[in-house]
This record gives sequence, structure tokens and C1' cells, in this order.
RNA sequence: GCCGUCGUAGCUCAGUCGGUAGAGCAACACCAUGGUAAGGUGUAGGUCGUCAGUUCGAUUCUGAUCGUCGGCU
Repeated sequence: GCCGUCGUAGCUCAGUCGGUAGAGCAACACCAUGGUAAGGUGUAGGUCGUCAGUUCGAUUCUGAUCGUCGGCU
């Protein structure tokens, strides 16, 4: 230098032939207990790496770019 994978909640990961995103764990509150742990119920937490393009509408399609991992030279 070229090619490819991955980037989504604090962490590990789903998701979608384009229609305003979810789980588990963690956090917080409550229930329960004489108390703690386990358990149960609920709440909050995301401009889907960034910037552009297409579209009525983009996490999803296209281009560029940043980072990660790998391959080739």
C1' cells in the first nucleotide's frame, strides 16, 4: 500500500428483505426477612463509531473516514 471482519445501554451480545431498538448481567427504587444473602416487581440508562449521499423515512443501502482484529504484498 491492497483486501476483508467487527463497531448498537456501564459490560457481554441480539435485531431488522428500510418504518421512530431489545435481552442478560450491572445500577437504582420497592416487596419480602428479625436482619443479610438469594428471590420477585418496577425504573432509568442509547443522537446504533463519525461525516456525507439515496429515500417520505436509514441502526439497516451507498461512499468516505476513524478505531479493532485478520490476510496479502